[in-house]
Context: one part of a larger RNA
C1' cells in the first nucleotide's frame, strides 16, 4: 500500500417522538380610533440581559364574585419576603396609563425641541375641515363676502368579501393591427356585518307569470366573432329564502329605559382496584372485584374505564355583556304638489353573451325636444292589429359572499432538507444606500439523581478511576447512530 476480520473515530442518515404548522366543520364575532387606535419608543424587578405583563399609582392599584394551600411571570437560580384575618391564580367593573404616533398648541431628522393662555398649585386649554347657532362686519346704502366664538361631527388603522370613479400590458390568436387577455392586475372614494339589488313603463304569447338575491338545469345550446382565436346568454323548468310599502307621513330600522325570559364572560358536584409474577419502574401477565346517562381525550417510570386531570350527567353569577318578547320614549325613513330640458330625435362613445350589424333595449358629452291617462312605454329595424306594463321620487328582513380574530372538534394532512419563511427569544441573524432580500437551528434521563472525593494536565483543554443510574458507548458536542471518510489490532498478499 490492497483484501478479510474484529474494535473505534469522525458524521448525523434512518426509526420513533411532538411543543409547531395545513386543511377543514360548527358556533360566535364582524369592528378600534380625538374617553387619543393600530404599531412602537423608553422605562418598570433585591439582582447585569432578553422575553412576557405593566406604565412614573409601572410582573402591578382598588373593588365585586369564583376558589381554597400553596405562592412571589419564563430563561433560572440565589436572596429576601406573602399566604385559612384566605394569598398566588381565574373573571367582571372601574382606577393609574412617560414619550411618539390620524398627533390635533408651533416645529421636527418619530419617541425630540420651542411656546401662549386660565390658575396660588394639581392641572386644564390652544390643529384643521364640515354642519348648525350667535356675535360682529368692507369695497358699498340695505346686504354679502370675511372674521370672532360657542355646538355636534370627521380624519387614522384593519384580512377577505362588497359598491363605484379610473384603468393597462405580458399573452392568445402559433406573425400582426380589429379581437383576446380583461374591465381582469393596479391606483382611487366610499360602505357594512355583509353589501349590491329590489316591489315590474319586467316577462310572456294570444295561455299566461307576478319584486330582488343565490344554486341547478335549459347549454356550450341560440348568438357573436380578421366566421379566426375566441366570447357566451334568454325564455321555461326545478330549488334555497320570501314581504312588502311610501310621498299631508307609512312598513320597517335603529338608539334608551322598564319588565320577562335565554344565553356568554369564572366555576362546582361527579363511580368504580386489590393480591401475585417478572421488571429499574406495572397501567403488562395470572386471579378475583367494581362503575358506567362516564370505555372521548391526556398523563402517569412500560400498554389503566375504577391513580391524576377529566369525560357523560348535574349543577352556578354579585358585576357587565349579548338575544328574544312584549311596552314606553325618542331619532330615522324624509324627498316631494305622481315625477320636464324628461322621454324621444341627430352626432361621437359606452354598457347589454350581441365587435354598427337589419340593431331593437339601457346610460351620456353635445345639439335639440314632446305628450299628460281620450296620454305614454314595451312586444330585438320598421308599420298595423293585439296583448302588457305606467318612465323621468323614495324605503325595504332573509336565501348570497368573505374571515384579521374568539371558542369546541376533525382528518386515509406534515412529522424537524417535511410542515407556515419560522416546532427553538424569526420576519430574528445576516445580506443591501433603500425599496427590498432573508436564513441555519428540536430530542440526556423515569427522576438532575448533570458525576462530591481522588489522580494526570497549564489553578487548562481532555482523561482515568470514584460515585449516580435500569443503562454513562445515556455524560450535557448528551435517545436511535446509516454510509462517504480516518484510524488501531490481527491474519494474509505485494
Nucleotide at each position: 500500500c490492497g483484501c478479510a476480520u474484529a474494535c473505534g473515530g469522525u458524521g448525523g442518515a434512518u426509526g420513533c417522538c411532538u411543543u409547531g404548522g395545513c386543511a377543514g366543520u360548527c358556533a360566535g364575532a364582524g369592528g378600534c380610533g380625538a374617553u387619543g387606535a393600530a404599531g412602537g419608543a423608553c422605562g418598570u424587578g433585591g439582582c447585569a440581559g432578553c422575553c412576557u405583563g405593566c406604565g412614573a399609582a409601572a410582573a402591578g392599584c382598588g373593588u365585586g364574585g369564583g376558589g381554597g394551600a400553596g405562592c412571589u411571570g419564563g430563561c433560572a437560580a440565589c436572596g429576601a419576603g406573602c399566604u385559612u384575618u384566605g394569598a398566588u391564580c381565574c373573571c367582571g367593573c372601574g382606577a393609574u396609563g412617560u414619550c411618539c404616533g390620524a398627533a390635533u398648541g408651533g416645529g421636527g431628522a418619530a419617541a425630540c425641541c420651542c411656546a401662549c393662555c386660565c390658575g396660588c398649585a394639581a392641572g386644564g386649554g390652544u390643529a384643521u375641515c364640515c354642519u348648525g347657532c350667535a356675535g360682529u362686519g368692507a369695497a358699498u346704502a340695505c346686504a354679502u363676502a370675511g372674521c370672532u366664538g360657542c355646538u355636534g361631527g370627521a380624519g387614522g388603522c384593519a384580512a377577505a368579501c362588497c359598491c363605484g370613479g379610473g384603468g393597462a400590458a405580458c399573452u392568445g390568436a402559433a406573425a400582426u393591427a380589429u379581437c383576446u387577455a380583461a374591465g381582469u392586475a393596479c391606483c382611487c372614494g366610499g360602505a357594512g356585518g355583509a353589501a349590491a339589488a329590489g316591489a315590474a313603463a319586467u316577462c310572456a304569447a294570444c295561455c299566461g307569470a307576478g319584486a330582488u338575491u343565490c344554486c341547478c338545469u335549459g347549454a356550450g345550446u341560440a348568438g357573436u366573432g380578421a366566421c379566426g382565436a375566441g366570447c357566451g346568454a334568454a325564455c321555461g323548468g326545478g330549488g334555497a329564502a320570501c314581504a312588502g310599502c311610501c310621498c299631508a307621513a307609512a312598513a320597517g330600522u335603529c338608539a334608551u329605559c322598564a319588565u320577562g325570559g335565554u344565553u356568554c364572560u369564572a366555576g362546582c358536584a361527579a363511580a368504580a382496584c386489590g393480591g401475585u409474577c417478572u421488571g429499574g419502574a406495572a397501567a403488562g401477565g395470572c386471579c378475583g372485584g367494581c362503575c358506567a346517562u362516564a370505555g372521548a381525550c391526556g398523563g402517569u417510570g412500560a400498554u389503566a374505564g375504577c391513580c391524576c386531570a377529566g369525560u357523560a350527567u348535574g349543577u352556578g353569577a354579585a358585576a357587565g355583556g349579548g338575544c328574544c318578547a312584549c311596552g314606553a320614549u325618542g331619532a330615522u325613513g324624509a324627498a316631494a304638489u305622481u315625477g320636464a330640458g324628461u322621454a324621444g330625435g341627430g352626432c361621437g362613445g359606452g354598457g347589454c353573451a350581441c365587435g354598427u350589424g337589419a340593431a331593437a333595449c339601457c346610460c351620456u358629452g353635445u345639439c335639440u325636444g314632446a305628450a299628460c291617462a281620450u296620454g305614454g312605454g314595451g312586444g330585438g329595424a320598421c308599420c298595423a292589429u293585439c296583448c302588457u306594463c305606467c318612465a323621468a321620487g323614495g324605503c325595504u328582513a332573509a336565501a348570497u359572499a368573505c374571515u384579521c380574530c374568539u371558542g369546541a372538534c376533525u382528518g386515509a394532512c406534515c412529522g424537524a432538507u417535511a410542515g407556515u419563511g419560522a416546532a427553538c427569544c424569526a420576519g430574528u441573524a445576516c445580506c443591501g444606500u433603500g425599496a427590498g432580500g432573508g436564513a441555519a437551528a428540536g430530542g440526556c434521563g423515569a427522576a438532575a439523581a448533570g458525576a462530591a472525593c481522588c489522580c494526570c494536565g497549564g489553578a487548562g483543554a481532555g482523561g482515568g478511576g470514584a460515585g449516580u443510574g435500569a443503562a454513562a458507548u445515556a455524560g450535557a458536542a448528551c435517545c436511535u447512530g446509516a454510509a462517504a471518510c480516518c484510524g488501531u489490532a490481527u491474519g494474509c498478499g505485494u
Notes: A computed fold for a 494-nucleotide part of an RNA, annotated as large-subunit ribosomal RNA, domain I. Rfam family: Bacterial large subunit ribosomal RNA. Rfam links the family to the GO terms ribosome and structural constituent of ribosome.